This is a predicted structure of a 97-nucleotide RNA (Glycine riboswitch aptamer) from Pseudolabrys sp. The source organism's lineage runs through Bacteria, Pseudomonadati, Alphaproteobacteria, Xanthobacteraceae and Pseudolabrys. The coordinates come from a structure-prediction model, not an experiment, and the mean pLDDT is 81.

RNA sequence: AAGGCAGCGCGGGAGAGAUCGGUGCGGGCGUGCCCGUACCGGCGCCGACGGAGCAACCGCCCCGGAAACUCUCAGGCACCAGGACCGCGCCUGCUGG
Numbered sequence: 001a002a003g004g005c006a007g008c009g010c011g012g013g014a015g016a017g018a019u020c021g022g023u024g025c026g027g028g029c030g031u032g033c034c035c036g037u038a039c040c041g042g043c044g045c046c047g048a049c050g051g052a053g054c055a056a057c058c059g060c061c062c063c064g065g066a067a068a069c070u071c072u073c074a075g076g077c078a079c080c081a082g083g084a085c086c087g088c089g090c091c092u093g094c095u096g097g
Base pairs, nucleotide, nucleotide: 003095004094005093006092007090008089009088010087011086012085017043019042020041021040022039023038024037025036026035027034028033029032044077045076046075050073051071052070053069057065058064059063
């Protein structure tokens, strides 16, 4: 140096109720209905942020590290946002030699 890890930028990126009821705000009119939004409550669901559990396996083997599996506490269930993971880039850092 290549490469590896991290960081940053860009791109891709799934799943599940546009659910029911109540209240507040804004708007529309046909004046008691509709639309949007926020919160609360209920039932139903999702797993690929986080968290937790088991474990193949691995290690320096006392004990540790461990998943895309499992559970859904949190989170999420039109769009937006988020998003494990993947790709590309960087005269950013560490490692490498």